[in-house]
């Protein structure tokens, strides 16, 4: 360097990160005829054999190049790279400079020609020939060696001079200008070698090394060197990390960051390494050579099967791999390279073009006007809003793209001249036409700019984190709108940042992760005062270097920018040199304050050893003595008549040391406790002298180190794991009890861990105090002492200032302020585990991960809630009582069952005589059947019609349908009313009480719940509101960093209890007309009078407030007692219900969002159902009887209701009731008789004269109608039931209990219910231990949907990750041995040989060369046993 979804143009860059995987095809390195022979069109000459000239060609000989340029990053942790040096230890073709030469000879081999092998690649033999090819000789500086000097230096040495000695040079061509050739010296360029320093991870790699380290000698190289060899020595490296393993090309630089750093090493540039894999040399100045050679291996291709050929990590291109990366293009015009004297040739280097939004930069997709704010879309509160000046429309412009015309610079050079541009008819200029051809992507819950609708309904889906979605989703999907960016946009991956979250800059370790259990001590780190010296660190100046590019600054060039060019700076580094000397350091010297030694005292459970002592437990023996002992919540096992327990005496044995004993002592820690003895360590205090920094810390290392455990040998009284038995329990492998073995004890050895804790490493110094306590000293007081006082040093506690801390807290014994050193930490779990290693007899210890998984884990503090935590208080909460329920029968409600339907709701307290204060029809919502569709009901509108209703007839179960009758007037109309048609709409007791309002229940009539300001706290929050008292009360008082206030409490309201005023329909004591009775009175009644005493009703007031007295109490609040009073301590009762809780209840009272139905889920109607009955529950009534039942007589209420009503008297009926109708719209009349009670009588304890269910008859009343399904009356029938198991409810005084009365609803009534009213009228409360509920304070908490919480472990099944496992298969590096190619080297060289030598010319010789062979070495390969390792 990106990848995948959308796309107008241009410029500049950039493009296989993966398979260093395999490659078809073409091209990428040639050139020189002015080195040479040969070929040879043509021309001239010719003795016709040929010779000369000429320009052209190039297969061969020869020269130079091919070692550059180009590619890639496999290997490499290395002098590979970077940087700075060294070579007195080196080489260097072409190039430059200087000096000196270029003499004399010789023999071949290609090409060519002839023969010949092979399919091919490629050869073989014979013969001819040239050279700048090759060879001999001469000369020459120079080089090597020996000897003798001189000068210099850096140890080896370097320069230079003389003499002797050894072998060693050359080439020609020519156009006559030159171009070459040889030697030496110097330069330049390039290259080799060596060194200092620097840059990855891993110690679960700790020891590595035999050519290894050094020496001597030799060989080898351009050159130093174990580079190689022989011999000798035994060294060398390593905790400052050797050796091993993993990973990786290095750098300039690039990205990020304020910087320090962190990550990377694409493009461009420098260096290195590699060229199918491995090995090797040849040639050459240079290679161990990408497009050369040889060998081996793998692979591919050709083949006539005999044998051959090849290497794209050059440019294009192909296959493959992969998420993914381009044209088999043009040109040498420019820049550069090779060859050539040059023209020139070659050049996939390079210059350009092509492809890709891959990146950066620039431009455009139009500009101005334009409101009826158009259509359409979306939303809507239906008014409108928004899209939106956006569009349409009008007026303009023409960049870019398009068409046409013109048209470059880049050109320098070469060449006599002509001429020469790949890009390219490109850039650029001019003209033409027309808004014409050119906008997308992401997002819109918060972070983070931007919102609505619909769909969906924990589904589909979203998601970076928090999280969204379960029927009203701004979070999913779509649409409209908006926001951001824009030829891009968003996603993914990687890196840095934020992250002070590895902290050098710049963090921490009491409780969050983190101080080693403790001490000694090695290396290391750090270190007192002072003098001198050095100049290592440190500081300053200068010089060299730090390549270019990059970065920064200033200019310049492409229309601008990106981009490019020029100049300057930077490159923080390294080296050299000259200075400075305060500080650190080295060296030398001095000092005494740190440290130590010595002397005198002193306290102590400091340590070790061997003795000694008494109390107690147990056991043994003996005595006394008798039936139990022991043990527990209660028991049992156990012991005991074979004599226990108890008690007395004696004895044995082991272990531990009461009191003293103390946040007292000692010790490094672990730890240490009877008394004395022996040995021994350390501390503290005081004094004087001495040593002279000897110190502090301390990685590794060493020692000590509770309990338990292990080994060997002893010992064993008590205690006591394991074990046994008994209990407890659902179980009880526990807690409790009875026994009991290891062990606990001793000696020796091991282990090496603990909540080894002050959860606080060691040392030094500094920084307010107060108060205890342990050990010393000094001063003072005292005649002397003791006690005491002041002070000082050391130890050990508490409180507390500053300061610190997240807070809690710490605070001269620091967790404060500083310095030095060590150890340790980096989210939770996995895990202190696995593997490896070390130690251990074992148990195990030390060291110490990862995969995987979670979004938390954790600390301190806060508010609540909770606790079988604590304190304190209240309540019919318990207790003390009374009456019940639970058992029976019946009534009512609920569940369940049943059904066509048994409509719906309410479900712990807080549903269940509840909604329902009245289900035969209606109600009614349910079911069956029959109808109806603008509708049973409302409003608007259009047009038309008629009164409508009523009455009546027919059909029908009825709704309904049909007919008849009936025919309105106030204004005669745009009227009212009504019915029918059409349209908007009606209607729904359909769903959701978890979308809601309102109302209600409950905690609870409990005493609480809050706010403002202030103060405290980083904050959540606290304070107030807590504390001491007191109250029914957060009621009040006192105190107090609080002061005030609000909602609650209380009071105000109603009722009841006493008094006062007034008096009708009420009342009648004292008066009294009248009437009645006869017991003629002190009788009854009570109209009219009269009266207000009384009762009642009514109205406004009074009264009660701890006001008075006394006791207590803080001279308080208040409380106790008393007086007075109708009432006494909120007098009794009611209404009144704080902040809130329960997603409590209600969509079926009502209202209402959304959803649903619309010839039906609406509406009308018949009949049925809501009353159904194996069972269960809840709540009542009546009873079970004698405190009673029944019969008779008789007394006393309150509060209500009454015109579709209450209904008197009278009469009829046993009765329900009927007839009848007075009075009363009611303090007048009526319902209306109260009942229990009281007085007699009877029954006599029984299923009864109790009880009344059930049932048979006969009736009454209401009503259209009593069958399903009413109430009541009467005659008869006469069930269960003899006081109720476990359990449980109500009630504290006019209460419980008991007795009746009235009312609402209502035609009637299933009412025994509910709501009220009065009559009679108790018992008990010691008290707050316990049960339940509630308030307050405090405490613990891992709870906060708050204990109905949270949460642990096993098992079953499935899945994932890691470890182990009998085994299996690979990879990598090394070792031993076997075989041993090519090649270099050593040796031999009998075989062969043009140049040289000799020669008698046949040949010979060998100082020499070569083939060939043996050997050393040597890659691949093979065998073997181990090491390490693995997404198998």
């Nucleotide at each position: 360097g990106c990848a995948a979804g959308u796309g107008g143009c241009g410029g500049c860059g950039u493009g296989c990160u993966u398979a260093a995987c395999a490659c078809a095809u073409g091209c990428a390195a040639g050139u020189c005829g002015a080195a040479c022979g040969a070929u040879g069109a043509c021309c001239a000459c010719u003795u016709c054999g040929g010779u000369g000239g000429g320009g052209a060609u190039u297969a061969g000989u020869g020269g130079c190049g091919a070692a550059c340029g180009g590619g890639u990053g496999a290997g490499u942790a290395a002098c590979a790279c970077g940087u700075g040096g060294g070579c007195a230890a080196u080489c260097u073709g072409c190039c430059c400079u200087g000096c000196a030469c270029u003499c004399u000879g010789g023999g071949a081999c290609a090409a060519g020609c002839c023969c010949u092998g092979g399919a091919a690649a490629c050869g073989g033999g014979g013969u001819c020939u040239a050279a700048u090819a090759c060879c001999g000789g001469a000369u020459a500086c120079g080089a090597g060696g020996u000897u003798c000097g001189c000068a210099g230096g850096c140890a080896u040495c370097u320069g230079u001079g003389a003499a002797c000695u050894u072998g060693g040079a050359a080439a020609g061509c020519u156009c006559c200008g030159g171009c070459g050739g040889u030697g030496c010296a110097g330069g330049a360029u390039g290259a080799u070698c060596c060194c200092g320093c620097g840059g990855c991870c891993u110690a679960u790699c700790a020891g590595c090394u035999u050519g290894u380290u050094g020496g001597u000698g030799a060989g080898g190289u351009a050159a130093c060197g174990g580079c190689u060899c022989a011999c000798c020595a035994a060294g060398g490296c390593g905790a400052c990390g050797a050796c091993g393993g993993g990973u990786a090309g290095c750098c300039g630089g690039c990205c990020u960051g304020a910087g320090a750093g962190g990550g990377c090493g694409a493009c461009c540039g420098g260096c290195c390494a590699c060229a199918c894999u491995g090995g090797g040399a040849c040639u050459g100045a240079g290679a161990c050579a990408c497009g050369g050679c040889c060998c081996a291996g793998a692979c591919u291709c050709c083949u006539a099967c005999g044998g051959g050929a090849g290497g794209c990590a050059g440019c294009a291109g192909u296959g493959g791999g992969g998420a993914a990366u381009a044209u088999u293009g043009c040109a040498c015009a420019a820049u550069g390279g090779g060859c050539g004297a040059a023209a020139g040739c070659c050049u996939g280097a390079u210059g350009c073009a092509g492809c890709g939004a891959c990146g950066c930069c620039g431009c455009g997709u139009g500009a101005g006007g334009g409101a009826u704010g158009a259509c359409g879309g979306c939303c809507u509160u239906c008014g409108g809003g928004u899209u939106g000046u956006a569009a349409a429309c009008c007026u303009c412009u023409u960049u870019c793209a398009g068409c046409a015309g013109g048209g470059a610079a880049g050109a320098a050079g070469c060449g006599a001249a002509a001429g020469u541009g790949a890009c390219g008819g490109u850039a650029c200029c001019u003209g033409c036409a027309g808004a014409a051809g050119a906008a997308g992507c992401a997002c819109c819950g918060g972070c983070u700019a931007a919102c609505u609708a619909c769909g969906u309904g924990c589904c589909a889906g979203c998601a970076g984190c928090c999280g969204c979605g379960g029927u009203a989703a701004u979070a999913c999907g779509u649409a409209g709108g908006g926001u951001g960016c824009g030829a891009g946009c968003g996603u993914u991956g990687u890196c840095c940042g934020g992250a002070a979250u590895u902290a050098u800059u710049g963090g921490g370790c009491g409780u969050a992760a983190a101080g080693a259990g403790c001490u000694c001590g090695u290396a290391g780190g750090c270190g007192g005062c002072u003098u001198g010296u050095c100049a290592c660190g440190u500081c300053g100046g200068a010089u060299g270097u730090g390549a270019a590019a990059g970065c920064c600054c200033g200019g310049g060039g492409c229309u601008u920018a990106a981009c490019c060019c020029c100049g300057g700076g930077u490159c923080u580094g390294c080296a050299u040199u000259c200075g400075a000397u305060a500080c650190g350091g080295g060296c030398a010297g001095g000092c005494u304050a740190g440290a130590g030694u010595u002397c005198g005292g002193u306290a102590g459970g400091g340590g070790a050893g061997a003795u000694c002592g008494g109390a107690a437990u147990u056991c043994c023996u003996g005595g006394u003595g008798u039936a139990g002992c022991g043990g527990u919540g209660a028991a049992a096992u156990g012991c005991g008549c074979a004599g226990a327990u108890a008690u007395c005496a004696g004895g044995a044995g082991g272990a531990a040391c009461a009191c003293c004993a103390g946040u007292g002592g000692c010790g490094a820690a672990g730890g240490c406790g009877g008394c004395g003895c022996u040995c021994u360590g350390g501390g503290c205090c005081g004094g004087a002298a001495c040593u002279g920094a000897c110190g502090c810390u301390g990685a590794g290392g060493a020692g000590c180190g509770a309990a338990a455990g292990c080994a060997u040998g002893g010992g064993u009284a008590g205690c006591a794991a394991a074990c046994a038995g008994g209990a407890u329990u659902a179980g009880a492998u526990a807690c409790c009890c009875u026994g009991g073995u290891a062990g606990u004890c001793c000696a020796u050895g091991c282990c090496g861990u603990a909540a080894a804790c002050g959860u606080u490493g060691g040392g030094c110094a500094c920084u307010a105090g107060g108060u205890g306590u342990g050990g010393g000293g000094a001063c003072u007081u005292u005649u002397c002492a003791a006690c005491g006082g002041u002070u000082u040093c050391c130890g050990u506690g508490c409180c507390g200032a500053a300061g610190c801390u997240a807070a809690c807290g710490c605070a001269u014994u620091a967790a404060g302020u500083g310095c030095c050193c060590c150890g340790c930490c980096u989210g939770g779990g996995g895990a202190g585990u696995a593997c490896g290693g070390u130690c251990g007899c074992a148990a195990g210890a030390c060291u110490a991960a990862a995969a995987c998984u979670c979004a938390a884990a954790g600390g301190a503090a806060u508010u609540g809630a909770c606790g079988g935590g604590g304190g304190g208080c209240c309540g019919c909460a318990c207790a003390a009582g009374c009456a019940g329920c639970g058992g029976a029968g019946c009534g009512u409600g609920u569940u369940g069952c049943u059904u066509a339907a048994u409509u719906c709701g309410a479900u712990g307290c807080a549903a269940c005589g509840c909604g329902a204060a009245g289900a035969a029809c209606c109600u009614u919502a349910c079911c069956u059947g029959g109808g109806u569709u603008u509708g049973a009901c409302a409003u608007g509108u259009a047009g038309g019609g008629a009164a409508a209703a009523g009455c009546u007839c027919u059909a029908g179960a009825g709704a309904u349908a049909g007919g008849g009758u009936g025919c309105c007037c106030c204004u005669u109309g745009u009227g009212g009313u009504c019915g029918g048609u059409g349209u908007a709409c009606a209607g729904g007791u359909g769903g959701u009480g978890c979308a809601u309002g309102g109302c209600u229940g409950u905690c609870g009539u409990c005493a609480g719940c809050u706010c403002g300001u202030g103060u405290c706290g980083u904050g959540a929050g606290a304070u107030g509101u807590u504390g001491g008292g007191u109250u029914a009360a957060g009621u009040c008082c006192c105190g107090c960093a609080a002061c005030g206030a609000g909602c609650g409490c209380a009071a105000c309201c109603c009722u009841u209890a006493u008094c006062c005023g007034a008096u009708u329909u009420g009342c009648c004591a004292g008066c009294a007309a009248g009437c009645c009775c006869u017991u003629u009175g002190u009788g009854g009644u009570g109209c009219c009078g009269g009266g207000g005493a009384c009762u009642c009703a009514u109205g406004g007031g009074a009264g009660a407030c701890c006001g008075c007295c006394g006791g207590g109490g803080u001279c308080a609040a208040c409380u106790c007692g008393g007086a007075g009073g109708a009432a006494g301590g909120u007098g009794g009762g009611g209404a009144u219900g704080a902040c809130g809780u329960c997603a409590a209840g209600u969509c079926a009272u009502c209202a209402u969002g959304c959803c649903c139905c619309u010839u039906a889920u609406g509406u009308c109607u018949u009949g049925g159902g809501c009353u159904g009955c194996a069972a269960a529950c809840a709540u009542g009534c009546u009873a079970c009887a004698a405190u009673g039942g029944c019969c008779g007589g008789u007394a006393c209420a309150a509060a209500g209701g009454g015109c579709u009503g209450c209904g008197a008297a009278a009469c009829c009926g046993u009765g329900a009731g009927g007839u009848a109708g007075a009075g009363c719209g009611a303090a007048u009349c009526c319902c209306g008789g109260a009942a229990a009670g009281c007085c007699u009588g009877u029954c006599u304890c029984a299923g009864u004269u109790c009880g009344g269910a059930u049932u048979g008859g006969a009736g009454u009343c209401u009503g259209c109608a009593a069958c399903u399904c009413g109430a009541c009356u009467u005659c008869g029938u006469g069930a269960a039931g003899u006081c109720g198991g476990a359990g449980u409810c109500g009630c504290u005084a006019g209460u419980a209990a008991u007795c009746g009365c009235a009312g609402a609803u209502c035609a009637g009534c299933a009412a025994c219910g509910c709501u009220g009213c009065g009559g009679u009228g108790a018992a008990u409360a010691c008290g707050u231990u316990c049960c339940c509920g509630g308030g307050c304070c405090u405490u613990g908490u891992a709870c906060a949907c708050a204990c109905c919480g949270c949460c642990c472990g096993u098992c079953a099944c499935g899945u994932c990750a890691c470890g182990a496992a009998a085994g299996u298969c690979g990879g990598c590096a090394a070792c031993a041995c076997c075989c041993g190619a090519a090649g270099c080297c050593c040796g031999u060289g009998g075989c062969c040989c043009a140049a040289c030598c000799c020669u008698u010319c046949g040949u010979g010789g060998a100082c020499g060369g070569g083939a060939a062979c043996u050997g050393u070495u040597g890659a691949a390969g093979g065998u073997g046993g181990g090491a390490c390792u693995g997404u198998g």
Molecule: small-subunit ribosomal RNA
Organism: uncultured prokaryote